RNA sequence: ACGGGAUGACCGCGGUCCGGCUCCGGCCGGGUCGAGGAAAGUCCGAGCUCCACAGGGCAGGCCGCCAGGUAACGCCUGGGCGCCGAAAGGCGACGGACAGGGCCACAGAAAACAGACCGCCCCGAGCCGCAAGGCGAAGGGUAAGGGUGAAACGGUGGGGUAAGAGCCCACCGCCCCGGGCGAAAGCUUCGGGGGCACGGUAACCCCCGGCCGGAGCAAGGCCAAAUAGGCGGCGAGGUGCGGCCCGCACCGUUCGAGCCGCGGGUAGGCUGCUUGAGGCGGUUGGCGACAACCGUCCCAGAGAGAUGGUCAUCCGCGCCGGGCAACCGGCGCGAACAGAACUCGGCUUACGGUCUCA
Numbered sequence: 001a002c003g004g005g006a007u008g009a010c011c012g013c014g015g016u017c018c019g020g021c022u023c024c025g026g027c028c029g030g031g032u033c034g035a036g037g038a039a040a041g042u043c044c045g046a047g048c049u050c051c052a053c054a055g056g057g058c059a060g061g062c063c064g065c066c067a068g069g070u071a072a073c074g075c076c077u078g079g080g081c082g083c084c085g086a087a088a089g090g091c092g093a094c095g096g097a098c099a100g101g102g103c104c105a106c107a108g109a110a111a112a113c114a115g116a117c118c119g120c121c122c123c124g125a126g127c128c129g130c131a132a133g134g135c136g137a138a139g140g141g142u143a144a145g146g147g148u149g150a151a152a153c154g155g156u157g158g159g160g161u162a163a164g165a166g167c168c169c170a171c172c173g174c175c176c177c178g179g180g181c182g183a184a185a186g187c188u189u190c191g192g193g194g195g196c197a198c199g200g201u202a203a204c205c206c207c208c209g210g211c212c213g214g215a216g217c218a219a220g221g222c223c224a225a226a227u228a229g230g231c232g233g234c235g236a237g238g239u240g241c242g243g244c245c246c247g248c249a250c251c252g253u254u255c256g257a258g259c260c261g262c263g264g265g266u267a268g269g270c271u272g273c274u275u276g277a278g279g280c281g282g283u284u285g286g287c288g289a290c291a292a293c294c295g296u297c298c299c300a301g302a303g304a305g306a307u308g309g310u311c312a313u314c315c316g317c318g319c320c321g322g323g324c325a326a327c328c329g330g331c332g333c334g335a336a337c338a339g340a341a342c343u344c345g346g347c348u349u350a351c352g353g354u355c356u357c358a
Stems, first nucleotide, its partner, number of pairs: 001354002005314007013034009036337001040348002043346005048216004060212005065079005080094001081092004095207002100205002102201003117146002119142004126135003154172006173196001174194005179188003220271004230262005237251005278297008315334008
């Protein structure tokens, strides 16, 4: 990088279109389309929708080398720096520690404008010894050596010194200024100056710069039963006892039965819904991410949810047999992670096998 091989036949499933039939519930026939590189995690960034919103600030959160890409991003590309690697390459919470505060475990004598534990050196009360000499309290010097640590106030060598020390010198390193290169981060084999001061931590507070309203397709919009309740109008009757009459019972005539209408709203239905920052091919620009233009294509959209199976041939792979070999025959296999449910751009995670590069 590819990702359940290709073609055909039969059976089956979902969407949609056309035709026919219909008892209006559907049924039949045909055409066409029908999962992924991650559809996943729901971690970032957006579109879209509704809600909120004078302006400014505080608080809070996220991001953080430079430049570019992009609708945007915490993503990508190129460059710089640092670390790892022999290299190809990989990795990066990579602004600020002279604005201020805090902290630096354990070990260690000492952890920040430091420090004397051992050692080294000076001096030396005093002690031992016949002597030569030896031991040596207190005091002072020393950061070179040992030891502790993640970190101990540049490194190596020489001079120097009582012993030492950038105390002095050479080289290396470091800092500052200038020049050069670069769009910048930054680099510098260039010139000059400085013995060198400036520990770490901002994955602690903080400072600086940038960005940030909330909720989500169960967003939102439309249509709209039954029952109950609300409002308005008409209104003296209404209902039951099998149809009618009588009769009886119940409800009602100020608290209004019953009928009609209206509105909210539930179930349910429709929409949002897939033409999109879209796919493919080409040309041009660019190191690249990417962009512009031209051509071409329409590619699931449903409801808790369809996208599958069998066979044949070919292809690929493995095993066995034959053959010097090309090859021929037989058998087997074509799997892993995983399943769209508003939509995109990313990141991350999962993955049998094959191919490619180092």

Background:
The RNA shown here (Bacterial RNase P class A) has 358 nucleotides and comes from a soil metagenome. The model forms 94% of the base pairs in the Rfam consensus. The RNAcentral record of the sequence draws on MGnify.